[in-house]
The prediction has a mean pLDDT of 84. A computed fold for a 1480-nucleotide RNA from a metagenome, annotated as small-subunit ribosomal RNA. It matches the Rfam family "Bacterial small subunit ribosomal RNA". Rfam links the family to the GO terms ribosome and structural constituent of ribosome. The RNAcentral record of the sequence draws on SILVA.
RNA sequence: AGAGUUUGAUCCUGGCUCAGGACGAACGCUGGCGGCGUGCCUAACACAUGCAAGUCGAGCGGAGACAGUGAGUAGCUUGCUAUGAGCUGUUUUAGCGGCGGACGGGUGAGUAACGCGUGAGCAACCUUUCCCAGACAGGGGAAUAACACACCGAAAGGUGUACUAAUACCGCAUAAGACCACGGUUUCACAUGGGACUGGGGUAAAAGAUUUAUCGGUUUGGGGUGGGCUCGCGUCCGAUUAGGUAGUUGGUGAGGUAACGGCCCACCAAGCCGACGAUCGGUAGCCGACCUGAGAGGGUGAUCGGCCACAUUGGGACUGAGACACGGCCCAAACUCCUACGGGAGGCAGCAGUGGGGAAUAUUGGGCAAUGGGGGGAACCCUGACCCAGCAACGCCGCGUGGAGGAAGAAGGUUUUCGGAUCGUAAACUCCUGUCCUUGGAGACGAGUAGAAGACGGUAUCCAAGGAGGAAGCCCCGGCUAACUACGUGCCAGCAGCCGCGGUAAUACGUAGGGGGCAAGCGUUGUCCGGAAUAAUUGGGCGUAAAGGGCGCGUAGGCGGCUCGGUAAGUCUGGAGUGAAAGUCCUGCUUUUAAGGUGGGAAUUGCUUUGGAUACUGUCGGGCUUGAGUGCAGGAGAGGUUAGUGGAAUUCCCAGUGUAGCGGUGAAAUGCGUAGAUAUUAGGAGGAACACCAGUGGCGAAGGCGGCUUACUGGACGGUAACUGACGUUGAGGCUCGAAAGCGUGGGGAGCAAACAGGAUUAGAUACCCUGGUAGUCCACGCGGUAAACGAUGAAUGCUAGGUGUCGGGUGACAAAGUCAUUCGGUGCCGCCGCAAACGCAUUAAGCAUUCCACCUGGGGAGUACGUUCGCAAGAAUGAAACUCAAAGGAAUUGACGGGGACCCGCACAAGCGGUGGAGCAUGUGGUUUAAUUCGAAGCAACGCGAAGAACCUUACCAAGUCUUGACAUCCCUCUGACCGGAACUUAACCGUUCCUUCCCUUCGGGGCAGAGGAGACAGGUGGUGCAUGGUUGUCGUCAGCUCGUGUCGUGAGAUGUUGGGUUAAGUCCCGCAACGAGCGCAACCCCUAUCCCCAGUAGCCAGCAUUUAAGGUGGGCACUCUGAGGAGACUGCCAGGGAUAACCUGGAGGAAGGCGGGGAUGACGUCAAAUCAUCAUGCCCCUUAUGAUUUGGGCUACACACGUGCUACAAUGGCGUGAACAAAGGGAAGCGAACCCGCGAGGGUGGGCAAAUCCCAAAAAUAACGUCCCAGUUCGGACUGUAGUCUGCAACCCGACUACACGAAGCUGGAAUCGCUAGUAAUCGCGGAUCAGAAUGCCGCGGUGAAUACGUUCCCGGGUCUUGUACACACCGCCCGUCACACCAUGGGAGUCAGUAACGCCCGAAGUCAGUGACCUAACCGUAAGGAGGGAGCUGCCGAAGGCGGGACCGAUGACUGGGGUGAAGUCGUAACAAGGUA
Repeated sequence: AGAGUUUGAUCCUGGCUCAGGACGAACGCUGGCGGCGUGCCUAACACAUGCAAGUCGAGCGGAGACAGUGAGUAGCUUGCUAUGAGCUGUUUUAGCGGCGGACGGGUGAGUAACGCGUGAGCAACCUUUCCCAGACAGGGGAAUAACACACCGAAAGGUGUACUAAUACCGCAUAAGACCACGGUUUCACAUGGGACUGGGGUAAAAGAUUUAUCGGUUUGGGGUGGGCUCGCGUCCGAUUAGGUAGUUGGUGAGGUAACGGCCCACCAAGCCGACGAUCGGUAGCCGACCUGAGAGGGUGAUCGGCCACAUUGGGACUGAGACACGGCCCAAACUCCUACGGGAGGCAGCAGUGGGGAAUAUUGGGCAAUGGGGGGAACCCUGACCCAGCAACGCCGCGUGGAGGAAGAAGGUUUUCGGAUCGUAAACUCCUGUCCUUGGAGACGAGUAGAAGACGGUAUCCAAGGAGGAAGCCCCGGCUAACUACGUGCCAGCAGCCGCGGUAAUACGUAGGGGGCAAGCGUUGUCCGGAAUAAUUGGGCGUAAAGGGCGCGUAGGCGGCUCGGUAAGUCUGGAGUGAAAGUCCUGCUUUUAAGGUGGGAAUUGCUUUGGAUACUGUCGGGCUUGAGUGCAGGAGAGGUUAGUGGAAUUCCCAGUGUAGCGGUGAAAUGCGUAGAUAUUAGGAGGAACACCAGUGGCGAAGGCGGCUUACUGGACGGUAACUGACGUUGAGGCUCGAAAGCGUGGGGAGCAAACAGGAUUAGAUACCCUGGUAGUCCACGCGGUAAACGAUGAAUGCUAGGUGUCGGGUGACAAAGUCAUUCGGUGCCGCCGCAAACGCAUUAAGCAUUCCACCUGGGGAGUACGUUCGCAAGAAUGAAACUCAAAGGAAUUGACGGGGACCCGCACAAGCGGUGGAGCAUGUGGUUUAAUUCGAAGCAACGCGAAGAACCUUACCAAGUCUUGACAUCCCUCUGACCGGAACUUAACCGUUCCUUCCCUUCGGGGCAGAGGAGACAGGUGGUGCAUGGUUGUCGUCAGCUCGUGUCGUGAGAUGUUGGGUUAAGUCCCGCAACGAGCGCAACCCCUAUCCCCAGUAGCCAGCAUUUAAGGUGGGCACUCUGAGGAGACUGCCAGGGAUAACCUGGAGGAAGGCGGGGAUGACGUCAAAUCAUCAUGCCCCUUAUGAUUUGGGCUACACACGUGCUACAAUGGCGUGAACAAAGGGAAGCGAACCCGCGAGGGUGGGCAAAUCCCAAAAAUAACGUCCCAGUUCGGACUGUAGUCUGCAACCCGACUACACGAAGCUGGAAUCGCUAGUAAUCGCGGAUCAGAAUGCCGCGGUGAAUACGUUCCCGGGUCUUGUACACACCGCCCGUCACACCAUGGGAGUCAGUAACGCCCGAAGUCAGUGACCUAACCGUAAGGAGGGAGCUGCCGAAGGCGGGACCGAUGACUGGGGUGAAGUCGUAACAAGGUA
C1' cells in the first nucleotide's frame, strides 16, 4: 500500500466482499511447563448456610470467675475441716454511656440532568476527628436502664411496682471572645453589600478518668480536610414530537434551611421557554481512559482511578458533624419463612456458595505476616477491605518437546511416461546434552525495629544424580492468497467470505500422499475500527451515472465596494493558574530475557486570567463614487389586461340548377342519397382559429405570447451624467404566479374529439384504419398546483484567444444611395486554452475564482405504507421499514442484427427454354410392421447419401446349434512328428468320430518348423462417448476478404493502414490521405482445349509414283490428318474518343483467338461443440464360457400410407418397317472374343486375332431417304399377368437379369407450389467405364445434333462495402413485459381481543414532618403553698405513597378476511418495450 466482482472487451460511477488490528468473549479439534494479569456482558431473578462492624472496664453501676487475704459462723478430735461477709489483685462483659456503624465493599436499575467533564464563584454556607492560638472548667439537682419482684404472650417481645451510677440528663454562677437587635466612626467593593474599631442592652458553657507518663471536657478565632449551593461552556437519536408552562415567570411580605432561591405560603402583576429545536418519545450512568486510525475522526466505558445514583418496590422522617442511612427505624405493596392462627420474622447489586436464566464466567479456601481502616492511653480486638493460595490456554510474555553425524538414498506409503520421482538425513544406527521432568540435599527477600511476629511456603532459588526417556497440534492448498497430485462421487453427496465449484477425466466435494501457514495452540462465530475519499473539516459530488427547487418576490440568517480615525470582541504573541494519580510516548533502573514492576521527563492540542500588537474580520464615527438606484430626453417588441372590429375556411339553414351516386380505404364496409344527396350558384346563421408576412426573428421570471384598432399598464435597452451615497447579493420558513388534463357554478357549442356505438383487420383485436359521436376544447368567476414545468445545466459578481451570422440602439470616417470601422445590450453557429469517464462544454462555460441556497449517497421494495398538512373530489406535499439481489447504471468500442439507409454483385429476380408437383415403374427416406426388418446421415449443407452394385458370402441384425487362451498376435511348460492333402460316417450345416499318406538340420547335448494338450499374462469387441480426440470431409464460398510489424491517434477497449474519389471479376489498379511496408487470400505460375512453327514417323496417314485379290493390303513417302516432345502467339502492344494528363472504359485495326479466349485443378482467417469412434487411428468407460468366435436358415427386398430423386410416357417436330451415313472416349487374359454353324430370340457350338494407335467389344443413335399409320386411349403408352425359355452361380422360393409369344393398366401435358440453365450452354441422341460370377432408370465420363432470351436491378433470396439505431454478445431461433395458476416469505388494512408505559381528573388516605389544640399526663426550674413556666400523650388540619374509579394518549402482541410486494430450471395467455420493434 491494495485486491476480487457488472462487460465479448473498455473507461467511469457505484455498491457488495476480502487481506490488518482488537476482545471480560463463546464454540470445534488439540493440549507440556512457568511468570504476570483477567474471569455473570444474560435475571437490579430468587436465595439455604457461614462469615463481611465493631470497640472502649483508663466513663458508670452491677454480676460472674480465678488468685490472695479474710472478720466471722458451724462441727468438734483445740488445731484441723467446712463455710464465709469484707478487702486486694487479675480477668470476663449483658446493660447505661462514648466513638464508629454516612468509611471501606457491591451494582449500574434509574438518570439526557449542573448528573458528569472543564473553568470560575459563594460579599449566600457547614465541617466530628486533626493542627495552631487565646480563654475556661465554680457550685448544685432530679431521674433512669441494668438488677429484683409481679404479670401477659406459643414466640418475638412487652407491662407494672420499687431501688441505683456516670464523661447520661437539667438549672444557677462566670463571659475575654462569640451571637442577636439598636447606634456611632472609618474603609473596601461588581448590584444586593462586606471588613475594622466602638457604645450600652440581651442570650448561651464545661466532665472527668488514670498505673501520674498522660488522655479527655467547654468556648472563640485561624488553618486543614471533607462537603453544600450557584454560574459559563461541552455532553446521543427522532420534527412522521411544534408549540410548552398556573407555583408556571416575576415582585412584595412572612416562613423554612448550614446557606441562596417559588424551596414553601399569602397577595399582586402576566409573564417565562421555543426553529441557535422548547415540549414529548426512544436510548444511555459520566469521565480519566481503552480499541482502531497517517491524522482528523469513529467505536467503547470490563479490570485500575475520580464523580454520581441505587440497596426487594414505593413513601417517610429520626439520630447525628455528616444519612433521609446496603448488613438502622416507621408505613404501604409483592414474595418467602415461623406460628399454639391470636400474631411475628426477613431482604447477598458484601465474600464464598445454591437454584434459575444463558453460548458463557471460578473456592461455601488460608491469613490479618504486609498495606489500610474502626475503637482504645496502650496492650490489643475487629476487618471476605486487603495479602495470598485454588479453578479456567480467557489474554499477554517466556521456555521446551532434543543436538551433531548418518545414502544401501533401506523397508513402507504415494505416484509413474514403468525409466523413475517423492516422503528423505527423515528413520534405523553412532556419539552427545539435560531446559522442563524425577529423586536427594541446601533454602530466602518481603520484617526499614530494642525485641517479637511470615498466610504465601519447605514456595522461589541453588547444588548433586538419573535417563532422549514423559511432552504437537490445528487450519489451509481454484483466484483474491503462500501451498498439487491420485482415487472415489457424477448438478448426487456436498463446498462456499466474494466471484463461484459439482451433469464421468473435479488442483474448488470426500479420502490419501505431498505441500504451505501458524504453533500450545489453531480455526470458526459474534462485535468494533480500518481499508471506505462509501457522509468527504482535512477530503466527494449534482448536463447524460443518484442528485438544481417549475418560476419569482422577499423575512430571519449568511456574505459584502474605496478611504480615514476610535475600540480591541475574533485573531496573533508573552506571563500566570489549572489540566489528579494511573495509562500512552521518550529515557534510565530492575525481574537471567520478556510480559510485568519502578524513577525521571515530555505530552495532556483544553479552560480561566493578565500584559502587549492592530494587518485582516467585527463594532462605532467621518468622508467618497466605481456597485445599486433616481431624474432627463429617445427608439424596438406575438409583454399583460380591456372593449370593439375584419376577411378566408368548415358546418348548418333556405332557395335555384342538376342526376345517381357520394363518401371512405391497402382493399372494403358501416354512413349519406330518387323523400333528390355529392357537385354548383345566391342569400343567411353561428362558433372557433387567425393562412401568407414568419425568420435557430422578437417579448416575458417561468408557464407562455401571433388578424386589425382603442384605452390602461409592467419590464428591458441605448444616450446623458443632474441627484442619493453601499441603499448590494443570496435567501431556510413565508407569499405570489404557474401548460395540459381535471373539479364547481352559469353561459356557449362551428370544427375537432376521450368515453361510447357501428364497420373493417385479425387466430383474437375491448387497438392501430374507417363512419358517427358525448364530456371537453371556448367565455366569466372560483378550485387544483402538477409535467421530459428540459438547456434534463440554481442565482449573483469578476477574469480568461478568436472567427462568422442575426435582432435593437449609439458613435466615427468617406464621394453620403450606401460602404467601412467601432461600442453597448440580446440571440445562434464554429473554434483555442482549460475542463470532462467519455460524449462534449468552451465570454450565453460544463474553464479559473468568491458568496449564498436547494439536492444526492447501490438496485428493487417505493415516491409505496402509516401518520400529518392542504384539497369539493381526483389527488398533491412530506415520506419510511421488513424483505430481497450482487449487481443496477453512464459513456464509448468491436461485432451481430433491423419489417433502417446508400452502393455493388450472383440464373437472385426479370426475359426465355426445358422440367418437377398429376400417371406407371425404379430408387432412397419417414412411418408402420416384424424374431430381425443392423447401423449411420436430418433445412439449405439427410433422403439414386455411406452402398463403384444385400440370392449364400458381404452382414454388423434375428432364431437355433457349437467353442472358451479362443477365428487372429506374442511369451511359458509338456507331448507328438507332423501340418497340408485324400476318403468314409453323422449333421440343417459347422462341430464331432474314424481311416490312409507323411518333416528338416545337428558338434547327438539339442535346434528349427508344425500340430495337440495345459496354466496365465493376454487376445477379441461394427459395444458407448464425434459433446474427450487425431485425421478426413461438407458448408458459407472461388465470396473478396482476413491479418501483422513499425509509426501515429485515443486514459482504454480500440482506431488508422483496410476509410474517401474513380475503376475492376477481384483489398484489381490509380489518385488522395498519418501513415509506411508486409503476409495469407485474388491474379499469375500447372493441366486440357482453340492457331501456327520445328523435330520424330509405327501399329497412324496417303498428295504425288508403282503394285494389288481393291483392304493404306504392299513397295515407297512423311506433304496432309493424327500422335508425342519442344516452341511461337494476346501484352490494352497500336489507333480514336471518354476519363483527372491516371487507373481504366468504349469503339476500331490487325489477328486463329481481344481485353480473364473457353474449361479444370487450386478453397484465406474463420463459422456451424456441422458429419464421421461403422474406413482408419485413439483417451476413458463397459463385456470376458460373452457385447468375443463360428455354422445353417431367415432378415436388411415387409406395406394402409407420406416425402425426395429419377426413368418411361401421354404421341404426327411422332410410332413402326426397310436399306444407307458420320463420332469421341474407353475396356480387354480366370479377359475381349472376330468369322462360320444352330436358335424367331436371349443365347449355344467352335474359335482366327489381340497383353492392344495393329485384334475384339463395336451396331453409334438422333439424322437424311423411302414406305406406312391419320388423332383414336390409337400401329401412342408400356405397367401388370400367363406360358415357354436363356445366362450367371454350390444355389435364382423368399429375392437376379434377359428372351419369345400372349395379355395391354394408369396416362390425352399435370393444382398450390417449385427446380435447372446465359453458348457449343439448355434441350435432345446414342456410346463407354468403375463396382461386378450375375444383377443400373443410379454414378463417372465421351462425343453427335444444337437453340431462345437478358429491357433492366423496383421487388424475392444469398453475399460484399460504408453508414445508422440497439436494452442483443449463447449475438433476433436474441432480449424481454404484465395478468392468471402453484409454493414460500416479510409487510399494510381489518370487526375486534389481550398486555404494557407515562400523564390527567376524582375518591380513599398509611407512616411522617409541620401547624393548631391539648379538658388528660407531667422528675429537675420558679413559687412557702395553691399554682406557674416548660414538656408530652391524644385529637384535628394541610401535604402525602400504595390502592380504587374514569375518559383519553402512545406503544406492542394477536385476528376471520383482505391489499399489494418479493422470491422460486423447464406451467398458461398474449407480445407491451429494445431495430422505424413492425402504430417512433